[in-house]
RNA sequence: UGAGUAAACCAGGCAGUCGCGUGUGUGAGCCGAAAGGCUGUACAUGAGGAAAGUCCGGGCUCCGCAGGGCAGGGUGCCGGGUAACUCCCGGUGAAGGUGACUUCAAGGAUAGUGCAACAGAAAUAAACCGCCAUGCAGCUUGCUGCGUGGUAAGGAUGGAAAGGCGAGGUAAGAGCUCACCGGCGGAAUGGCAACAUUCCGGCCAUGUAAACCCCACCCGGAGCAACACCGUGGCAGGACAACGGAAGCCCGUCCGUCCCGGGGAGGUGGCUUGAACGUGUCGGUGACGGCACGUCUAGACAGAUGAUUGCCAAAUACAGAACCCGGCUUACAGGUUUACUCAGGGA
RNA sequence: CGGGGUGUAGCGCAGUUGGUAGCGCGCUUGGUUCGGGACCAAGAAGUCGGGCGUUCGAGUCGCCUCACUCCGACCA
Numbered sequence: 001u002g003a004g005u006a007a008a009c010c011a012g013g014c015a016g017u018c019g020c021g022u023g024u025g026u027g028a029g030c031c032g033a034a035a036g037g038c039u040g041u042a043c044a045u046g047a048g049g050a051a052a053g054u055c056c057g058g059g060c061u062c063c064g065c066a067g068g069g070c071a072g073g074g075u076g077c078c079g080g081g082u083a084a085c086u087c088c089c090g091g092u093g094a095a096g097g098u099g100a101c102u103u104c105a106a107g108g109a110u111a112g113u114g115c116a117a118c119a120g121a122a123a124u125a126a127a128c129c130g131c132c133a134u135g136c137a138g139c140u141u142g143c144u145g146c147g148u149g150g151u152a153a154g155g156a157u158g159g160a161a162a163g164g165c166g167a168g169g170u171a172a173g174a175g176c177u178c179a180c181c182g183g184c185g186g187a188a189u190g191g192c193a194a195c196a197u198u199c200c201g202g203c204c205a206u207g208u209a210a211a212c213c214c215c216a217c218c219c220g221g222a223g224c225a226a227c228a229c230c231g232u233g234g235c236a237g238g239a240c241a242a243c244g245g246a247a248g249c250c251c252g253u254c255c256g257u258c259c260c261g262g263g264g265a266g267g268u269g270g271c272u273u274g275a276a277c278g279u280g281u282c283g284g285u286g287a288c289g290g291c292a293c294g295u296c297u298a299g300a301c302a303g304a305u306g307a308u309u310g311c312c313a314a315a316u317a318c319a320g321a322a323c324c325c326g327g328c329u330u331a332c333a334g335g336u337u338u339a340c341u342c343a344g345g346g347a
Numbered sequence: 348c349g350g351g352g353u354g355u356a357g358c359g360c361a362g363u364u365g366g367u368a369g370c371g372c373g374c375u376u377g378g379u380u381c382g383g384g385a386c387c388a389a390g391a392a393g394u395c396g397g398g399c400g401u402u403c404g405a406g407u408c409g410c411c412u413c414a415c416u417c418c419g420a421c422c423a
Base pairs, nucleotide, nucleotide: 001343002342003341004340005339006338007337008336009335010334012312013311014310015309016308017307018306020046021045022044023043024042025041026040028039029038030037031036048318052329053328055327056326057325058324059323060223061222062221063220072219073218074217075216076215077091078090079089080088081087092106093104094103095102096101107214108213112212113211114208115207116206128155129154130151131150132149133148134147135146136145137144138143139142163181164180166178167177168176182204184201185200186199187198188197189196190195227269228268229267230266233422235262237260238259242257243256244255245254246253276295277294278293279292280291281290282289283288348419349418350417351416352415353414354413357372358371359370360369366403374390375389376388377387378386396412397411398410399409400408
């Protein structure tokens, strides 16, 4: 210098003018049955890294709940972090890359069942060709044909063909035997563990569980339009003491008024001080945790956060809070920083 | 806020134990007719909304994502 890998961060800034939401102070009035609200003014303050998708997890609230089981859903190498997680960190194994590094739904196929099209003789079990032995027949006397038996080394098909490869062995062959490799089982050592290494053993076991399933662990339901309080009327429901009515009176019954009363309109709370943020320090490889100090940072309910002018080279991406957090995923112009890798050149 | 559905040829739709994607209308060419329609024969046309994965193999199974659409929430 070029090409890359990993991580962190910014997301226009400053000033002026006008406008909008919210909070606090303050003035006067208005609306409403009430609860409560509206209007002026001064000051303060006012979107994001994803506010998004709503895919997970939790807080909060109400309902449900003795305990156990079934069903259903989820998770799935090991250890740790956390309020919790399908998240994060560290490790193991596998795969990819020259490398920095990246990726992995990574339990079980020896519990059982299903499936494996086409091709191929045969697809979870095998004799089509070939090879070998043998019987019979024919003749060209070492070949052909028919039959019986052995054989998975070779051919051909396939994604996959009965562990791979070499040597011995054999009539021909074969883990039949042996070495190495792979797989399985056992033991020892190291490690909390996943697992790794070494030794021994018999000789071998198709793939698929993002097919059913088995095993282990976890999970009650609904959601701020939750929920709580105030509460006019309609409309359910309750009650029959009183009053009125049902052709004169009394009793009974029914209806209405009054009364009780549920949720709803409307109003208020829930609503933003929080598993919060910043700085420092300590513990930890790390995720993270402890301690000290400091800070207060939108809260609407038809829903504010905008417009414009000037300067800075330019001002442009994706995109707008709606109960609140932790993650994941997706979208994204331009730019900054740190660490590392590979290649080339120079000193 | 919560819960569903759909996406396959130009249009409307099928597609199940995962195994070479079909149907109707329309379109093209030829025949028939004086010509057109109808009819007959032949044919073309598909990134199965997009991406990644599982598998020997994916329209079909899993995850992510995009677009469209429907439903629920006593009354003034």
This is a predicted complex of two RNAs, RNase P RNA and transfer RNA, with 423 nucleotides together. Its mean pLDDT, the model's own confidence on a scale to 100, is 78. Rfam match: Bacterial RNase P class A. By type it is a ribozyme. Rfam links the family to the GO terms tRNA processing, ribonuclease P activity and dimeric ribonuclease P complex.